The RNA shown here (Lysine riboswitch aptamer) has 156 nucleotides and comes from uncultured Leuconostoc sp. Of the family's consensus pairs, 100% are formed in the model. Model confidence (mean pLDDT): 81 of 100. It matches the Rfam family "Lysine riboswitch aptamer". Its family is annotated with lysine biosynthetic process in the Gene Ontology. RNAcentral holds the sequence, with entries from MGnify.
RNA sequence: CAUAGAGGUUGCCAUAACCAUGAGUCAUUCGCGGAGUAUUGAUAGAUACUGUGAAACGGGUAAAAGGGGUUAUAGCCGAAGCGCUGAUACUAUCAUAUCAGUCAGCUGGGUCAUUAGUUAAGAACUAAUGGACUGUCGCGUUUGCGGGGUGCUAUG
Repeated sequence: CAUAGAGGUUGCCAUAACCAUGAGUCAUUCGCGGAGUAUUGAUAGAUACUGUGAAACGGGUAAAAGGGGUUAUAGCCGAAGCGCUGAUACUAUCAUAUCAGUCAGCUGGGUCAUUAGUUAAGAACUAAUGGACUGUCGCGUUUGCGGGGUGCUAUG
């Protein structure tokens, strides 16, 4: 340098089916009401709807997507996630979300707890901190200490 592997039965991600949630919500219609309402959020603007009747409240009908769980299949072991850059969401700033790209920037892995963020959400995900466990290498060996994935093991 190249090739091939390992960590876990809760490794990582994707697709499909089913299920719950979303939600008695969006929307629509009727009543009441009588001037506001809308654009991802805030501020400012711009635009649109509205006395041919806005919002709120009440009655009827009544979704969907993302996210989640289970099962199956396929691909893989920086798998992947974050971070960063760009584009989009009416315009600007900040934030957030989605998509694309991506380093020789960070993270070995899952799990539990706390805090913060996203979200309809006490689910899940993301980040930081901490705990025990686990995999690998080095030094020790009574209990241990330290390192990292461009690492570790095997072969050439």